[in-house]
RNA sequence: AUUGAGAGUUUGAUCCUGGCUCAGGAUGAACGCUGGCGGCGUGGAUAAGGCAUGCAAGUCGUACGCCCCGCUUUCAAUUUGUAGCAAUACAAAAGGUUGGCGGGGAGUGGCAAACGGGGUAGUAACACGUAGGUACCAACCUCCAAGAUGAGAAUAAUCCCGCGAAAGCGGGACUAAUACUCAAUGGUUCCCGUAAGGGUAAAGGUUCGCAAGAAUCGCUUGGAGACGGGCCUGCGGGCUAUCAGCUUGUUGGCAGGGUAACGGCCUACCAAGGCAACGACGGCUAGGGGAGAUGAGAGUCUGUUCCCCACCACUGGAACUGCGACACGGUCCAGACACCUACGGGUGGCUGCAGUCGAGAAUCUUCGACAAUGCGCGAAAGCGUGAUCGAGCGACGCCGCGUGCAGGAAGAAGUCCUUCGGGAUGUAAACUGCUUUUAUAGAGGAGAAAAUCCCGCUUUUAGCGGGACUGAUGUUACUCUAUGAAUAAGGGGUUGCUAAACUCGUGCCAGCAGCCGCGGUAAUACGAGUGCCCCAAGCGUUAUCCGGAUUUAUUGGGCGUAAAGGGUCCGUAGGGGGUUUUGUUAGCCUCGCUUUAAAGGUCUGCGCUUAACGCAGAAAAUGGGCGAGGAACGGCAAGAGUGGAGGAUGCGAGAGGCCGACGGAACUCUGGGUGUAGGGGUGAAAUCCGUUGAUAUCCAGGGGAACACCAAAGGCGAAGGCAGUCGGCUGGCGCAUUCCUGACCCUGAAGGACGAAAGCGUGGGCAUAAAAAAGGAUUAGAUACCCUUGUAUUCCACGCCCUAAACGAUGCUCUCUAGUCUUUCGAAGUGUCGACCCUUUGAGAGGCGAAGCUAACGCGUUAAGAGAGCCGCCUGGGAAGUACGGCCGCAAGGCUAAAACUCAAAGGAAUAGACGGGGACUUGCACAAGCGGUGGAGCGUGUGGUUUAAUUCGACGCUAAGCGAAAAACCUCACCAGGGCUUGAAAUUCCGGCGGAAAUCCCGCAGAAACGCGGGACUUCUCACAAGGACCGCCGGUACAGGUGCUGCAUGGCUGUCGUCAGUUCGUGGCGUGAGUUGUUCCCUUAAGUGGGCUAACGAACGCAACCCUUGUUGUCUGUUAUAUGUGUCAGACAAGACUGCCCCGCUACAGCGGGGAGGAAGGCGAGGAUGACGCCAAGUCAGCAUGGCCCUCUGAUAUCCUGGGCUACACACGUGGAACAAUCGCUGCUACAACGGGUUGCGACGGGGAAAAACCCUGAGCCAAUCCUUAUAAAAGCAGCGCCAGUUCGGAUUGAGGUCUGAAACUCGACCUCAUGAAGUAGGAAUCGCUAGUAAUCGCGGGUCAGCUAUACCGCGGUGAAUACGUUCUCAAGUCUUGUACUCACAAAUAAUUGCGCCCGGCAGCGCAUACGCCCGUCAAGCCAAGGAAGUUGGUAAUACCCGAAAUCUCACUUCGGUGGGCCUAAGGUAAGAUCAAUGACAGGGGCUAAGUCGUAACAAGGCACGGGUAGCGGAAGCUGCUCGUGGA
Repeated sequence: AUUGAGAGUUUGAUCCUGGCUCAGGAUGAACGCUGGCGGCGUGGAUAAGGCAUGCAAGUCGUACGCCCCGCUUUCAAUUUGUAGCAAUACAAAAGGUUGGCGGGGAGUGGCAAACGGGGUAGUAACACGUAGGUACCAACCUCCAAGAUGAGAAUAAUCCCGCGAAAGCGGGACUAAUACUCAAUGGUUCCCGUAAGGGUAAAGGUUCGCAAGAAUCGCUUGGAGACGGGCCUGCGGGCUAUCAGCUUGUUGGCAGGGUAACGGCCUACCAAGGCAACGACGGCUAGGGGAGAUGAGAGUCUGUUCCCCACCACUGGAACUGCGACACGGUCCAGACACCUACGGGUGGCUGCAGUCGAGAAUCUUCGACAAUGCGCGAAAGCGUGAUCGAGCGACGCCGCGUGCAGGAAGAAGUCCUUCGGGAUGUAAACUGCUUUUAUAGAGGAGAAAAUCCCGCUUUUAGCGGGACUGAUGUUACUCUAUGAAUAAGGGGUUGCUAAACUCGUGCCAGCAGCCGCGGUAAUACGAGUGCCCCAAGCGUUAUCCGGAUUUAUUGGGCGUAAAGGGUCCGUAGGGGGUUUUGUUAGCCUCGCUUUAAAGGUCUGCGCUUAACGCAGAAAAUGGGCGAGGAACGGCAAGAGUGGAGGAUGCGAGAGGCCGACGGAACUCUGGGUGUAGGGGUGAAAUCCGUUGAUAUCCAGGGGAACACCAAAGGCGAAGGCAGUCGGCUGGCGCAUUCCUGACCCUGAAGGACGAAAGCGUGGGCAUAAAAAAGGAUUAGAUACCCUUGUAUUCCACGCCCUAAACGAUGCUCUCUAGUCUUUCGAAGUGUCGACCCUUUGAGAGGCGAAGCUAACGCGUUAAGAGAGCCGCCUGGGAAGUACGGCCGCAAGGCUAAAACUCAAAGGAAUAGACGGGGACUUGCACAAGCGGUGGAGCGUGUGGUUUAAUUCGACGCUAAGCGAAAAACCUCACCAGGGCUUGAAAUUCCGGCGGAAAUCCCGCAGAAACGCGGGACUUCUCACAAGGACCGCCGGUACAGGUGCUGCAUGGCUGUCGUCAGUUCGUGGCGUGAGUUGUUCCCUUAAGUGGGCUAACGAACGCAACCCUUGUUGUCUGUUAUAUGUGUCAGACAAGACUGCCCCGCUACAGCGGGGAGGAAGGCGAGGAUGACGCCAAGUCAGCAUGGCCCUCUGAUAUCCUGGGCUACACACGUGGAACAAUCGCUGCUACAACGGGUUGCGACGGGGAAAAACCCUGAGCCAAUCCUUAUAAAAGCAGCGCCAGUUCGGAUUGAGGUCUGAAACUCGACCUCAUGAAGUAGGAAUCGCUAGUAAUCGCGGGUCAGCUAUACCGCGGUGAAUACGUUCUCAAGUCUUGUACUCACAAAUAAUUGCGCCCGGCAGCGCAUACGCCCGUCAAGCCAAGGAAGUUGGUAAUACCCGAAAUCUCACUUCGGUGGGCCUAAGGUAAGAUCAAUGACAGGGGCUAAGUCGUAACAAGGCACGGGUAGCGGAAGCUGCUCGUGGA
């Protein structure tokens, strides 16, 4: 002495790596808002920029001569007055004189002025720090010793003359000294010299005293000391190697000069040295230390105040004086600047204290005092002192105090919030009581003061005692009294980090923001209000430093894939080093002495009321020096030994390297033969070759390149790399023997050598392949992929280049740590005739794996494990392996290698999904096989578009479009035009007034109606006389109503879709750091995650199935109706029945499947329906309903009423339907057989009418329904007749005429009937839809809605009643597993018109385009930004050469000794050529950034040609192609 905190942010989520950011402390600070007091500190950090004014260094008369003033003393003359006749005496005055005292002035002289004070420009250095050394000096101080004699010449002041504006200067004359000079003496003591010998000094003043002399202050010489300084040395502390070589007084010597002193300090001569990778030289930056900030520490950063040292003084140079200076307030010179001037010439230096200007974000009073402390001078008194002590200003910092205290409501008012109940502000206030720090006023009142001085005493350098004087601060501190809560609170924050939240406003705007990020109508993130939180006379912000950051890692990090192992080897320096003995000790350890100033920090005390602050004492740390001791480790020296290393001997394997020779196959070319029309090539083609004879085939010959099989995860090599065979030369390696040497070893900056492919140079060679190039295709384009050609190149020799995904993305060496399998080459044992085999043991090459490691993946005796040594490399992404510089290269280019700027990420591994023009398996009317349609025509209907006053709104791939709408003429109705109304058409509550039972009905007027105006009829509850009450109407008012107005992206509910697909999850357990995973995978099976088997899983849930409904068979019971009855069609209820249950065969496993059979109405889920998991699409709906929020509305509406119109429009496009195009048909006639349903403002028979017939009308039986009606003739079918292939006896649109019905009302705009009319259409291009059995197709019937109906729609019913499925290649959709991923809002879609294309005899099938939304690359275009280049231009810095050269020292000559002139050297200046650092620069190039620009689609999936590295060529661009390499592809 007691000590270490983390968080946010990359992702859909996770772990890791990694950066960015935050919380803390600090400051000579500044800025914003605010501001009561005191104490102690602190305050020009920028322009070492410029400065007005005042002050900051003087003092000594006890060194000296003068001048002036005052007082005094002495003396003579003059004048005046008084006395006196006068002489004269006395007195006075001014000026003078002698001496004294005091004061002032300048001067001579002495000391000081070299200290103190300021600043940090320069300086990377012996400048500083620390520890030592000595060739030295030293005024004042102390001590010791000695001395202090004699003489002389001047000079300032002063006076006179002169010059000058001034500053100042010159000449003449006089004078003093502790000023100056000369002489004497000067010792064994100083200096020179070995010695002899020679040489060198001085000053007096004051006091006492008659004097002599004494005292004291000085003076001279020498010695010693103290304090202080000079010089030298070891060690220590900045950045940069994109500064690698520097140096000529340089390094040393000799001689001389110089200095206080050593020394190249200087000069001459001689020698050629000296420094440097342990960083010289250069560049940039910088005063150093004690110390300060921070930190757990190690460290990192800083050098303000205070202390020590250095340096500087307008800039540069120089010396003089002096003990000391090369001198802040001295001198000379040069320069710049400023001022004065009479223009001739002069003067100045605040980086002293104040103050001023300037620049700046920014830093104070032109204050008081020498009272204290200290310094200078003086004998002293004292004087001086912007040192200092104090005060002033600034919240600039630290510390302390206060702005009141107590009581006071289940809690005032105001304000805010609210779920409307209440809650918060809040005991807060008010109010009551108390106190008085502070404030204001008054009174008292310290300490800082004791010396010096004087007196006395003593032991007379000094001490003691007594006395006197002295305070700027200061109206001080402090104490007391009075007054009165009186004078005193703000700032920041409130999404997370991070303590503290609500409301309103705003609406990606305004704005915020330290990071992530907030804001696009419900913002706890903006602005405001209220509350709350934090700190507090402060609070925040900005800037900077440390911390957190183990994010430069010594403590304490890493390098397979995240950034990071050098391409490989050899090897220098360096670093490291095995066993043992002896000696030694610079390293190391122990002890002692010494130093590391004080202040600061720590501890213990003490003093200011406390604290800050101050004082005292103590201890400690670190480093250095000296001495003594130790010897384990290490070093050094010497010796020994053999295990490391190397050698020797024997054996062995090998595509190791270089050179030469030879070989066969293939290819190509040439010649010849045979032979004829094609060949070649592709997805398909074409270019191309071929009748001048190709291809094919045979023979012969030429040429170049590469070496099938063997061949392998194999072998060799340091790596790159190396492969036919043989020969020659040659390097390395392994095993065995244990013979030799004796640590000879390991690593390795620098350096050297080697180093694929491409590329370059020269010369050869050229068969094949093949960048570039040309052509043909493909394509929207195709500078590509494909094809035909084809040059460089590919090959050889020599010389360069020196890079790769040069990879095991893994440096080299040594030791240790389970195994197992395979393989190559040895050895030994065993065995054999020999070999194979087997066992053991070495050296390699591989697979799987213990422990361990790792973020995970994975590695694992060939480590990525555990250790040791050395080297290389990394520190966020981009810019960038780029710029600049340097080195190398013929070039291409290589090596080395930044910054500005910009982003908050970039990344690694693994996970779940999604996706893939990935894979495997499975399913589906998905395709195929079939049947019928759509798409063409006309019509119905819906939609788009267009139109319109309005054509209300919604729905838009599948999953909108005969959909909401199971009925738009009015109504509906939401739209449009116009006309009305305002508590409202309808609802609730209250108040006032009027009227009346309520209510209902009728009439008239105007009007399109609503509405408005007016009139009438009718009736009476309670109580009853009235009033009042209940109820109703009207009028007025208050709350409110109302809204198909907006938001389906605020919602509920409901719905669509994937999909009736088989999936989706959970609990516990296991695994994993974790996200997650297992279960749910796998095998068999199923319609099914259905079942079975296996299984770190075991169970479970929602789904599947079953349960429910309908239907098919039977039974029992019941019985409205039917039937004449029996009966039982039929209806209802209940029940039975089907389960691969039984048999055979096959597969197989216990699940199950296939084939066949029995039985049965039905057989393998019998058929159909209802039922829709977790979720997806912000899917749909605020217009069905409900609902948050917003909006409209008491001056008239977005509410509501009414009339009319619209939703029905019509160049066009689409969806969906019905009916057709006809003879399997149409028409006419005759004749059979249903089911589901509906019906009382309803269905409506029979009968009659309607011209014969019809729509329909009249009448009205029966029926609230198994009874009556609809209902009748169901239709298709069947039988018979006509039509004979035609725009028709097909088809029915359209149109005309006449009617019927519903309804107030059929014009816009209904349906039906009759007659007439009679359009398009002759089977529908590309494309496309539905359907697997009672299905498709076809035929009719019913119902809902509804007054009526535009229904051909929708929902149901029955009749007739098929064809086909080989199969899963392809299209679409879905599921499971797996794979890749740079995606995670997770890689959209359909249809139609139109226009084509290819194949084909034709058709079917098929293809492409318009066509687009994941991620992402590059050019181009636009704006902004920074950096580099650049013809140049400008400035700075340092140096070189030459010229010129002030002052000064030195030197020479001359001299009237005052000086003058010359020389050497130099500052400044000039000239010249460069170097370097900046600024700027037309222009050109690249880079970065910026929601929605252009061109393409390069990458990520097999990304649609696998990608990438190096290199070369080419191209709008991404890029393409050639050669070689990698897997980070399959």

A computed fold for a 1530-nucleotide RNA from Parcubacteria group bacterium GW2011_GWF2_42_7, annotated as small-subunit ribosomal RNA. The RNAcentral record of the sequence draws on ENA and SILVA. The organism belongs to Bacteria candidate phyla, within Bacteria. Rfam family: Bacterial small subunit ribosomal RNA. Gene Ontology terms of the family: ribosome and structural constituent of ribosome. Model confidence (mean pLDDT): 82 of 100.